[in-house]
The RNA shown here (SAM riboswitch aptamer (S box leader)) has 100 nucleotides and comes from an Anaerolineaceae bacterium.
The model forms 97% of the base pairs in the Rfam consensus.
The sequence was found by an Rfam model in a public genome assembly.
Model confidence (mean pLDDT): 85 of 100.
RNA sequence: CACUCAUCCAGAGAGGUGGAGGGACCGGCCCUGCGAAACCUCGGCAACCCCCGCGAUGCGGACGGUGCCAACUCCGGCAGCUUGUUCUGGGAGAUGAGGC
Repeated sequence: CACUCAUCCAGAGAGGUGGAGGGACCGGCCCUGCGAAACCUCGGCAACCCCCGCGAUGCGGACGGUGCCAACUCCGGCAGCUUGUUCUGGGAGAUGAGGC
């Protein structure tokens, strides 16, 4: 980035700096001076890529490359009907691996 594919009901936080925002967007609803964003340190989760092992369409491991560590991607936003306090599909978004 007007591209492709996969995944998104699981999981995982402390300290320091910092000072008022944050949860993509819109509407809700939340989080936040009992300290938001951001940055740093350490820790952790996960297993997409790399790598290793095995009884190999898979399983296990986890040094490295990413990612992530409130709430289902926080819920809805379009369509359908069986109207669901976690419906189904889609859209949008995020992440990874590719491609340009």